[in-house]
RNA sequence: GAGUUUGAUCCUGGCUCAGAACGAACGCUGGCGGCGUGGAUAAGACAUGCAAGUCGAACGGAGUAUUAUUUGUAGCAAUACAAAUGAUGCUCAGUGGCGCAAGGGUGUGUAACACGUGGGCAAUCUGCCGAAAAGUGGGGGAUAGCUCGCCGAAAGGCGAAUUAAUACCGCAUGUGGCUAGGGAAGACAUCUUCCUGAGGCCAAAGCUGGGGCAACCUGGCGCUUUUCGAUGAGCCCGCGGCCUAUCAGCUUGUUGGCGGGGUAACGGCCCACCAAGGCUAUGACGGGUAGCUGGUCUGAGAGGACGACCAGCCACACUGGAACUGAGACACGGUCCAGACACCUACGGGUGGCAGCAGUCGAGAAUUUUCCUCAAUGGGCGCAAGCCUGAAGGAGCGACGCCGCGUGGAGGAUGAAGGUCUUCGGAUUGUAAACUCCUGUCAUUCGAGAACAAGGUCUGCGGAGUAACUGCCGUCAGACUCGAUAGUAUCGAAAGAGGAAGGGACGGCUAACUCUGUGCCAGCAGCCGCGGUAAUACAGAGGUCCCAAGCGUUGUUCGGAUUCAUUGGGCGUAAAGGGUGCGUAGGUGGCAUGGUUAGUCGGGUGUGAAAUCCCGGGGCUCAACCCCGGAACUGCACUCGAUACUGCCGUGCUGGAGUACUGGAGAGGAGACUGGAAUUUACGGUGUAGCAGUGAAAUGCGUAGAUAUCGUAAGGAAGACCGGUGGCGAAAGCUAGUCUCUGGACAGUCACUGUCACUGAGGCACGAAGGCUAGGGGAGCAAACGGGAUUAGAUACCCCGGUAGUCCUAGCAGUAAACGGUGCGCGUUUGGUGUGGGAGGAUUCGACCCCUUCCGUGCCGGAGCUAACGCGUUAAACGCGCCGCCUGGGGAAUACGAUCGCAAGAUUAAAACUCAAAGGAAUUGACGGGGGCCCGCACAAGCGGCGGAGCAUGUGGUUCAAUUCGACGCAACGCGAAGAACCUUACCCAGGCUUGAACAGCGAGUGACCACUCCUGAAAGGGAGCUUCCGCAAGGACACUCGUAGAGGUGCUGCAUGGCUGUCGUCAGCUCGUGUCGUGAGAUGUUGGGUUAAGUCCCGCAACGAGCGCAACCCUUGUCUGCUGUUGCCAUCAGGUUAUGCUGGGCACUCUGCAGAGACUGCCGGUGAUAAACCGGAGGAAGGUGGGGAUGACGUCAAGUCAGCAUGGCCUUUAUGUCUGGGGCUACACACGUGCUACAAUGGCAGAUACAAACCGUCGCGAGACCGCAAGGUGGAGCUAAUCGGAUAAAGUCUGUCUCAGUUCGGAUAGCAGGCUGCAACUCGCCUGCUUGAAGUUGGAAUCGCUAGUAAUCGCGGAUCAGCACGCCGCGGUGAAUACGUUCCCGGGCAUUGCACACAC
Repeated sequence: GAGUUUGAUCCUGGCUCAGAACGAACGCUGGCGGCGUGGAUAAGACAUGCAAGUCGAACGGAGUAUUAUUUGUAGCAAUACAAAUGAUGCUCAGUGGCGCAAGGGUGUGUAACACGUGGGCAAUCUGCCGAAAAGUGGGGGAUAGCUCGCCGAAAGGCGAAUUAAUACCGCAUGUGGCUAGGGAAGACAUCUUCCUGAGGCCAAAGCUGGGGCAACCUGGCGCUUUUCGAUGAGCCCGCGGCCUAUCAGCUUGUUGGCGGGGUAACGGCCCACCAAGGCUAUGACGGGUAGCUGGUCUGAGAGGACGACCAGCCACACUGGAACUGAGACACGGUCCAGACACCUACGGGUGGCAGCAGUCGAGAAUUUUCCUCAAUGGGCGCAAGCCUGAAGGAGCGACGCCGCGUGGAGGAUGAAGGUCUUCGGAUUGUAAACUCCUGUCAUUCGAGAACAAGGUCUGCGGAGUAACUGCCGUCAGACUCGAUAGUAUCGAAAGAGGAAGGGACGGCUAACUCUGUGCCAGCAGCCGCGGUAAUACAGAGGUCCCAAGCGUUGUUCGGAUUCAUUGGGCGUAAAGGGUGCGUAGGUGGCAUGGUUAGUCGGGUGUGAAAUCCCGGGGCUCAACCCCGGAACUGCACUCGAUACUGCCGUGCUGGAGUACUGGAGAGGAGACUGGAAUUUACGGUGUAGCAGUGAAAUGCGUAGAUAUCGUAAGGAAGACCGGUGGCGAAAGCUAGUCUCUGGACAGUCACUGUCACUGAGGCACGAAGGCUAGGGGAGCAAACGGGAUUAGAUACCCCGGUAGUCCUAGCAGUAAACGGUGCGCGUUUGGUGUGGGAGGAUUCGACCCCUUCCGUGCCGGAGCUAACGCGUUAAACGCGCCGCCUGGGGAAUACGAUCGCAAGAUUAAAACUCAAAGGAAUUGACGGGGGCCCGCACAAGCGGCGGAGCAUGUGGUUCAAUUCGACGCAACGCGAAGAACCUUACCCAGGCUUGAACAGCGAGUGACCACUCCUGAAAGGGAGCUUCCGCAAGGACACUCGUAGAGGUGCUGCAUGGCUGUCGUCAGCUCGUGUCGUGAGAUGUUGGGUUAAGUCCCGCAACGAGCGCAACCCUUGUCUGCUGUUGCCAUCAGGUUAUGCUGGGCACUCUGCAGAGACUGCCGGUGAUAAACCGGAGGAAGGUGGGGAUGACGUCAAGUCAGCAUGGCCUUUAUGUCUGGGGCUACACACGUGCUACAAUGGCAGAUACAAACCGUCGCGAGACCGCAAGGUGGAGCUAAUCGGAUAAAGUCUGUCUCAGUUCGGAUAGCAGGCUGCAACUCGCCUGCUUGAAGUUGGAAUCGCUAGUAAUCGCGGAUCAGCACGCCGCGGUGAAUACGUUCCCGGGCAUUGCACACAC
């Protein structure tokens, strides 16, 4: 920096990721080289080999070789052999010396002077080394070895005899050293240094060169005493570095002293005695963990984590203990004892210690060769040569890490093939490949071939020195010798692109996208999360991205994380202020002045090992790596200086704080006493049937006299009015009155003290209610409990009772939403307005009001702060001081432990595990059995229905071979369907067809096909017969067969879609631009005051405008005017008929059609803000939208439809396609919706008679006439229709009849006989006549429509249609009732409020 809490936002807060690192491990892969690095676990156990020896110039010997001499034997002799002696060389056990305490390994232990750093030792030691002084005389006794004997399996041991030394022991000498005393100087308390010093004590070893006849001289290496140095070591001290208080007290050699012992040395290190101390909240003691450091990793730094390799220190060496030797050890490859383990054994007894180098087993995710050499560096011994050295130098193994190199370079478009994708055109892989021309690193083969070597020995020469020589030194000359790595590095040559690329990722974070498969399966996943049929997230593929001999994963550390915050956080509401005070330690602290210089600041000195890091330079071809130099090492100590600030020590001051005096206010506290109202109870009186209680009841009380009412009495508790966001108190808390005792605050005076202050871990005290103990008290109330109700239940809410308790005294307990959710104190910072207490001023007769000021208590608000809300001189502002507390949610304020408590319980306070959130504030919605305003046939007021009956129709269910499918609250159910006998038809059964019933492409083949005729069949279909055309030809047309590409599908997905539709809703809303406000989501506008049917209009307003909606524009209807005048009309004129606009004529009227007018709150009055508007009125055919229609904003319901159509994907292809016949969609115990007809007299029936509108008609409507009871038939005039026809409208009106009944109501059901349509009315049409005459007497709970030409009621027409309507869509006739009103039910709109909801109750 990012992801992740939300619909969105800001904040808080956790989780996660991107980075770097590693002694790593695992998966896949793997060409070369350099430099590094490699048992982190079992300090588990170890076979085998090696890792510490060396010196013969310390010593006596043994062996061996050479040589010399002598002797012997053989031989003539040369000579050979043997023995002895001497010399020389080599080897060896032993004595002796030095080394073995180093080097190498490991990290068990250790929280410690172990380590780091700085000091101290006047409290010490130091082999080998360097420097200096002095010396090294003279004796003695042993003992290994060897030999002999003995024991034992072995390891080993015992005895006897004998021998040497640089082994051991006396003596001498004393430069010196040590040791009393004295003096001087110094210091740190004991003391130290120097001088003097009687006496006493203390040394030694030789070996080997040269010279010399020898005596002896002279070297080298040793030895002894002493001093100094160097190196190393020991001891002491200051400071520094882990966790835990759920470890708070620890300690008897403990703390100190005196005396002694011991040590190299101080010291309770040890001992005897004496005293009673010592440590601890600045964390003793205990527990856990751990080697420490230089440094390493990370980080901007401060920090955090770690302590492999390299380097310093420590500790350890099978486990535990102990000492010996030694300069040094309490000793890795030494000793002794004990133990465990292992091995050998003759069972008696012995032996061993890889945390050295290799190596083995084991455990483990995991860590190498039983390699080479002492050539170099270093170490031990030695005079030296040299020997030893698993230290070291090298090689080997491991991509374990870092670094470097390569796997080719250039050209090359038909953009090849193949793969993948595709909208089928193409795109991409991709200059990639092929192909052409080059190069030659690495690897391969052949050849040449290093550096790391300096030194050493010998000879010669020279030099200083010596009497001389050796030894010593040297630029020298010569000779000899020595390389593990290694025939390696490197160089040269040859050949040939030839031998050399993978891993991970591709939803976001995070660079990189498509196809296929799969279908909440298989799987992925670091977090968020993907997968339920179109997955860029799984798996495969293509492509792409990132790294590259590696790439990923896992683990761990730091970072990001300012998420423990010193740098650099917080605590009103997110986690977080202790319930309150007093006060201890601690922290912090007023003004002035003097001193000191501890802190602080500056200079200097020492130290801060090397390596590392950084900078500069250099060496390997570069780099990694290595070398040189510088800087740095932020620290510690000492010293010199500065003195502002802080500290410390003084002296003053008064502003902080306190005291004194005066004064008033107050439910501040404690005790005692007193009074009244009310409840209850008791007694008495009056009085009668109820009282009480609830939403309604019941339990309960009451005729044994309640309730009510009067009087008297008892007893307990609580304190009406005053009373007030008034007062007091630290908080809890405090309210009748009086008295006594008592605390604090405030104001005034400015007299006194003179920093006495603030805070406060622990501690102490107080601490509501409830609870506990003991004793009282007990009126009312009331947990528990009993009963009655409510309820599905009701361990509750409501009711009737009722015990603890509530009250008092004495104790315990110690908690609360103990809250202002805000610790205490001090200071600073604009204001306004109340209120309580005090003082002053002004004024007044005195007051009040008013002004000023101090203290308290509220509200509103400025700056500022805050995530926002909000806080705002009573801060949550700006600062200081101190305390408490927080660090994701849950687990859990829980467990265990501890403390307290009589108990209940309180305080303190985790972890495992689990989640990716939990949360705060604010925003927009939705919602509320929240409130407000408003509207709607929403309720109410009315009228008529539905629900009951029969039938029609749709649906569910059931049934069936099939009863095709869809629609399901409103918003499915007389819906798709404006019309299923066949068809329709999608379903079922049966029979057929397969490029197909229709469309269309290509290739090949054939020459027929169609039509017609015949046979078969239920039909479809099949079979047979008959049978081409154009063109000269090539070929074409047509048809069939085969193949391919593909037709077809009412098969699936309406949750992949388009289009269309329903619904909220004809509800009044939904938005935008700019501006403004807000960190932001958003707000404002659109809210407010009015008004409207309306976001309609007016006014106001940080808004100003605009858009989609509303309204208007459109159609129809209502009035009028003008024009038009047949098919319409007929007032006037004429003619005619039984009659009729029938005819002439006319266009006045009606009417048809076209075009206009008219209505706009325009006018008047009132109300209202003078506005918008409303109310009333006039005029008018119509009045405030005149009535009706069309018109449906942003959006919601994954609403409906893949079966109207279109369409992605999937599925099917002799079938899920298509044709035909028959059946089914019409079934029927049942349930529901929508309708029709009724139940009758406002009626039924019969007769007579009046008045419509709209619409339809040539495959049609069909008149008059005739036939039939009727349906209908015959027939055909007229009409393509203001002309003819459908066509008589019906209710109504008039007259008659029926008389309340299952009827002259009602018509179902059923029988018979007919009619019509149609290929065909069996399943399954409609109509007519006669006969039959069911249920039904107005319909339970519930429920629907309608506010006027409406409901109700009456008929007429049309679409579909061969036929079939009680349905649907229209038309007119007759023609009501009611609306007080908005409490309630339902739906909606606006603003508001709450919210833990947002797929939104």
This is a predicted structure of a 1401-nucleotide RNA (small-subunit ribosomal RNA) from an uncultured bacterium. The sequence is in RNAcentral, with records from ENA.